[in-house]
Molecule: c-di-GMP-I-GGC riboswitch aptamer
Organism: Nitrospiraceae bacterium
RNA sequence: UUCCGAAAAGGUAAACUCUGGGUAACCAGAGGGCACAAAACCACGGGUCCUGAAUGAAGCGAGGGACCGCCGGGUUGCCGAAG
Numbered sequence: 001u002u003c004c005g006a007a008a009a010g011g012u013a014a015a016c017u018c019u020g021g022g023u024a025a026c027c028a029g030a031g032g033g034c035a036c037a038a039a040a041c042c043a044c045g046g047g048u049c050c051u052g053a054a055u056g057a058a059g060c061g062a063g064g065g066a067c068c069g070c071c072g073g074g075u076u077g078c079c080g081a082a083g
Stems, first nucleotide, its partner, number of pairs: 003083001005079001011036002016031006034069001040075003044072003047067005055059001
C1' cells in the first nucleotide's frame, strides 16, 4: 500500500407522517429507523419510472425529465485485529 472486515470512534437514514416545490416520476425540511464498510460524490453504460410530439380510436413513443439505497463503472474517504 492492497485484499479482508474484528474492535473502537463515529456517519448516513428505508418505509411511513407532516410542511413546501413539481403536471408527474421525484426533490427539500422536520419527525422516524429499515438497512448500509463507501447507502460519500458523478447520470458515463445498462435498467426502471414520469411526461409526451407526430398519429389522433387504440396502439406506438420523438423529445424532455426522475431514480446513485437497481446493477456496473469513475473519483475520493474513517479505523487498524486475525489472515